[in-house]
The RNA shown here (glmS glucosamine-6-phosphate activated ribozyme aptamer) has 150 nucleotides. It was read from a public genome assembly, where an Rfam model found it. Of the family's consensus pairs, 87% are formed in the model. Model confidence (mean pLDDT): 79 of 100. Its Rfam family is "glmS glucosamine-6-phosphate activated ribozyme aptamer". The family's RNA type in Rfam is riboswitch. From the family's description: This entry contains a glucosamine-6-phosphate activated ribozyme that is found in the mRNA for GlmS. GlmS is an enzyme that uses fructose-6-phosphate and glutamine to generate glucosamine-6-phosphate. The ribozyme catalyses self cleavage of the glmS mRNA that is thought to regulate GlmS activity. Gene Ontology terms of the family: regulation of gene expression and catalytic activity.
RNA sequence: GGGAGUCCGUUAGCGCCUGGACCAGGAAUGGUUGACGAGGACGGCAGCUAUCGAAAGACUCGGCGGAUGCUGCCGCGGCCAUGGCGGGUCGUGAGGAAGAGAGCAAAAAGCGGAAUCAACACCGUAACAGAGGCUCUUCCGACGCCAGAG
Numbered sequence: 001g002g003g004a005g006u007c008c009g010u011u012a013g014c015g016c017c018u019g020g021a022c023c024a025g026g027a028a029u030g031g032u033u034g035a036c037g038a039g040g041a042c043g044g045c046a047g048c049u050a051u052c053g054a055a056a057g058a059c060u061c062g063g064c065g066g067a068u069g070c071u072g073c074c075g076c077g078g079c080c081a082u083g084g085c086g087g088g089u090c091g092u093g094a095g096g097a098a099g100a101g102a103g104c105a106a107a108a109a110g111c112g113g114a115a116u117c118a119a120c121a122c123c124g125u126a127a128c129a130g131a132g133g134c135u136c137u138u139c140c141g142a143c144g145c146c147a148g149a150g
Stems, first nucleotide, its partner, number of pairs: 014065004019061001020033005036053003042075007076091005082147005095140007110125004
């Protein structure tokens, strides 16, 4: 350097660093920081500034890449009682909207610990969200043709 196998971990607020900022050093230079959780995947292609709050107020700023987001088209699938065609609406928890309810976080800060020249990072500890989903209520939508059964 290459190959194979086993085990463990990780898998998207995720990875990275040429800006900025911070620390060490006379300098060269080296180091550090750079998303806190919640939520999120039928498949393919294309486009786009990809949801929610918490914290902070040099920052989660700036940049690159990625990405389960959104939109459009196609395919597949559920529902509209069954089968076929069309149409509609959604995505396996498989209609939309509004209201109400239940349930739900981590970090930062503080305190304690350990470590470093230092910045920073690490460990332990209490509390506190919103969206989505779920439950209930209301409204809207649950269609057309053909076939067949009760």